[in-house]
């Protein structure tokens, strides 16, 4: 320098053009218990930026950052 791929809540991750963006662990609130934990019930909290196509974009295209593998 080229070329594949990935970026989703604090962390691991499903999702795939449309109505609530889902789980799991962690956080939190109540209930339980003599206390912690265990367990139940609820609740917060996420689509890497920046354009574009569409009636409609986390999903599809371009660029930029970031991180990986390959190859020179």
């Nucleotide at each position: 320098g080229c070329u594949c791929g990935c970026u989703u809540a604090g962390u691991a991750u499903a999702g795939u053009g449309g109505u609530u963006a889902g789980u799991a662990c962690g956080c939190u609130a109540g209930c339980c218990u003599g206390u912690c934990g265990c367990g139940c019930u609820g609740g917060a909290g996420a689509c890497g930026c920046g354009g574009g196509u569409c009636c409609g974009a986390u999903u599809c295209c371009c660029g930029c950052a970031g991180c990986g593998g390959g190859c020179g």